[in-house]
């Protein structure tokens, strides 16, 4: 350097609960003590899936993403400790 993720250690992230802020909602942000879990639970809406429906459409039922989810799956980019 390439390949690899079966062992160990160190370090990392943080669902949920509570408080505040934000948003029409789904959801998001900050704080808090703990910890469901994660080897990409780092980044990215490119494809699918799912959630919401303010606005728009409709007589109504309802439909609709330009709003979300990267801790739903796949793809892309990057990467720690190691190589037992």
């Nucleotide at each position: 350097g390439c390949g690899c993720u079966c062992g160990a250690a160190a370090g990392g992230c943080a669902a949920g609960u509570c408080u505040c802020c934000u948003g029409a909602a789904a959801g998001g942000g900050a704080g808090u003590a703990c910890a469901c879990g994660c080897a990409a639970a780092g980044c990215u809406u490119c494809a699918g899936a799912u959630c919401u429906a303010a606005g728009g459409g409709g007589a109504a039922a309802c439909c609709u993403a330009u709003g979300a989810u990267a801790g739903c799956u796949g793809g892309g980019c990057u990467g720690c400790c190691g190589u037992a």
Predicted 3D model of an 84-nucleotide RNA (c-di-GMP-I riboswitch aptamer) from Rheinheimera mesophila. It matches the Rfam family "c-di-GMP-I riboswitch aptamer". Rfam's curators write: GEMM was predicted in a large-scale screen for bacterial structured RNA regulatory elements. NCBI's taxonomy places the organism under Bacteria, Pseudomonadati, Pseudomonadota, Chromatiaceae, Rheinheimera. The coordinates come from a structure-prediction model, not an experiment, and the mean pLDDT is 82. Of the family's consensus pairs, 95% are formed in the model.